[in-house]
Context: one part of a larger RNA
Molecule: large-subunit ribosomal RNA, domain IV
Organism: Acidimicrobiia bacterium
RNA sequence: CUCUGGUUAAGGAACUCGGCAAAUUGGUCCCGUAACUUCGGGAGAAGGGACGCCCCGGUAAAGUUUAAGACUUCGCGUCUGAAGGCUUGAGGGGGCCGCAGUGACCUGGCCCAAACGACUGUUUACUAAAAACACAGCAGCGUGCUAAGUCGCAAGACGAUGUAUACGCUGUGACGCCUGCCCGGUGCCGGAAGGUUAAGGGGAAGGGUUAGCUUCGGCGAAGCUCUGAACCUAAGCCCCGGUAAACGGCGGCCGUAACUAUAACGGUCCUAAGGUAGCGAAAUUCCUUGUCGGGUAAGUUCCGACCUGCACGAAUGGCGUAACGAUUUGGGCACUGUCUCAACCAGAGACUCG
Numbered sequence: 001c002u003c004u005g006g007u008u009a010a011g012g013a014a015c016u017c018g019g020c021a022a023a024u025u026g027g028u029c030c031c032g033u034a035a036c037u038u039c040g041g042g043a044g045a046a047g048g049g050a051c052g053c054c055c056c057g058g059u060a061a062a063g064u065u066u067a068a069g070a071c072u073u074c075g076c077g078u079c080u081g082a083a084g085g086c087u088u089g090a091g092g093g094g095g096c097c098g099c100a101g102u103g104a105c106c107u108g109g110c111c112c113a114a115a116c117g118a119c120u121g122u123u124u125a126c127u128a129a130a131a132a133c134a135c136a137g138c139a140g141c142g143u144g145c146u147a148a149g150u151c152g153c154a155a156g157a158c159g160a161u162g163u164a165u166a167c168g169c170u171g172u173g174a175c176g177c178c179u180g181c182c183c184g185g186u187g188c189c190g191g192a193a194g195g196u197u198a199a200g201g202g203g204a205a206g207g208g209u210u211a212g213c214u215u216c217g218g219c220g221a222a223g224c225u226c227u228g229a230a231c232c233u234a235a236g237c238c239c240c241g242g243u244a245a246a247c248g249g250c251g252g253c254c255g256u257a258a259c260u261a262u263a264a265c266g267g268u269c270c271u272a273a274g275g276u277a278g279c280g281a282a283a284u285u286c287c288u289u290g291u292c293g294g295g296u297a298a299g300u301u302c303c304g305a306c307c308u309g310c311a312c313g314a315a316u317g318g319c320g321u322a323a324c325g326a327u328u329u330g331g332g333c334a335c336u337g338u339c340u341c342a343a344c345c346a347g348a349g350a351c352u353c354g
Base pairs, nucleotide, nucleotide: 001349002348003347004346005345006344007343008342010340011339014338019335027051028050029049030048031047036041038174052096053095054094055093056092061088062087063086064085065084068080069079070078071077097101109333110332111331112330113329114328115327116325117324121133122132137172138171139170140169141168142167143166149158150157151156175320176319177318178317180250181249182248185247186246187243188242189241190240191239194238195237196236200232201231205227206226207225208224209223212219213218251269252268253267254266255265278312279309290306291305292304293303294302
């Protein structure tokens, strides 16, 4: 010097990104206990007091069991219940000792405010335990039973020895108050009049070949063969409607009130419709350490407001919310070697010698 423990004057977070680490607290009984609340909680809230040993005395009391008594349906029944045994065992009074009586060990630090997630739970075996996942609840869509869906080429199996209060899929995520407008685009559902449309059917017409005819230029039946128009014809698409707790979307410019400022109001352009309630410098705010208030002697964090929301917003849920959390943020009390500022002790290393 390193590690693991122990103690420390005065101060007590001045340390530090941050009280990280350490310290404090700690048991049992009694007293006492706030906001808020879903009336269950919060709560061991907080904050106090007592605690050993000896004697009265294993006392009072309680439990168990029984003699006896009463009732009786005559039962090994029910009720009351002395003494004695066993078990549990306060409260009170008197006394004794120490610095200290849950004497060692074991054995919660607490409070206030905010964010997120309701909660218990689950997760990255070996850097992440969380605000992520799940969850009960809510909603939508599909499915009538040989169900939909899933696995499989199939047989078959699961779903389910279930049957719409069921099953599958998707989203949201307790609870409370709510969940606005847009169907133009994409998707899905419904419709079938018209347009378009495949294979197939159809076969007009044309080409090749050549019996025959010929004015010798050609024409050309049947057959075989190559091509093939009209016409018939499904879903789909176009089209017509519906649907947003489907995917998603939810404006701009100019002017205006008798100080100023602002604009309830007006004009105009565009759109499918122009963001409602609620919240808002927020886990979202660039400018920004916004401005004001609180807390501090001093506060880029924090809390409460304001609204100019670069770029919140309603089941890709909005806003609240008791309880809960090895979550995150700010503050306080207690406590401390975290620090001012270091010292000493014990053990194990390093190091020296052997």